[in-house]
RNA sequence: GGCGCAUCCGAGGGGUGCCCCGCAGGGGGCUGAGAUGCCGUCGGGCCGGUGAACCGGCCGGCACGGGAACCCUUAGAACCUGAUCCGGGUCACGCCGGCGUAGGGACGGGACAGUUCGCGAGC
Numbered sequence: 001g002g003c004g005c006a007u008c009c010g011a012g013g014g015g016u017g018c019c020c021c022g023c024a025g026g027g028g029g030c031u032g033a034g035a036u037g038c039c040g041u042c043g044g045g046c047c048g049g050u051g052a053a054c055c056g057g058c059c060g061g062c063a064c065g066g067g068a069a070c071c072c073u074u075a076g077a078a079c080c081u082g083a084u085c086c087g088g089g090u091c092a093c094g095c096c097g098g099c100g101u102a103g104g105g106a107c108g109g110g111a112c113a114g115u116u117c118g119c120g121a122g123c
Base pairs, nucleotide, nucleotide: 001116002115003114007110008109009108010107011073012072013071014070017030018029019028020027021026036067038066039065040064041063042061044059045058046057047056048055049054079104080103081102085098086097087096088095
């Protein structure tokens, strides 16, 4: 001087299922790192101000976007496709295994331990 898993900073990627009870809000349970009592927009229903436009409030859709937590970032099984897949198990479900040395998949900087190369000094 180079490399440098861990780790730090910034940036980015990803998923959010299944079952039971309840009119609903919601409550309980399973696996897991994680199964979002968050914010906004849009559609729908109800009520009120009204004759209407329009405004306000409530309920809900989990429809879209954003945020939080969690995990992952090429040493990449975080996550997606295959998949309305195959075998096993369960009240049920990617719950477990296969598929899987398959095909995709998101970066820069610093860097301990360690490792390597060169030079110099000493013996």